[in-house]
RNA sequence: CCUGUGGGAGAGGUGGGUGCCCGAUGGGCACCUGCGCCGAAGGAGCAACCGCCCCGGAAUCUCUCAGGCAAAAGGACCGCAGG
Repeated sequence: CCUGUGGGAGAGGUGGGUGCCCGAUGGGCACCUGCGCCGAAGGAGCAACCGCCCCGGAAUCUCUCAGGCAAAAGGACCGCAGG
């Protein structure tokens, strides 16, 4: 570094519009858009810190471009097993 596996947070189950579906005056799904938020994929910035040290590597800090705000999925990081 890779694979499998277990754990894994935060923030609107928000307003409007369009389409489709159903057991249809209700509900569900998808897309677009507005405002409000989150930071632990990725990305960027500062630089604590680190090293083979005057040159390099750099975060859980900062920013939110991306991503995310019921569940699902994803998920930095940690444990175990194997290569």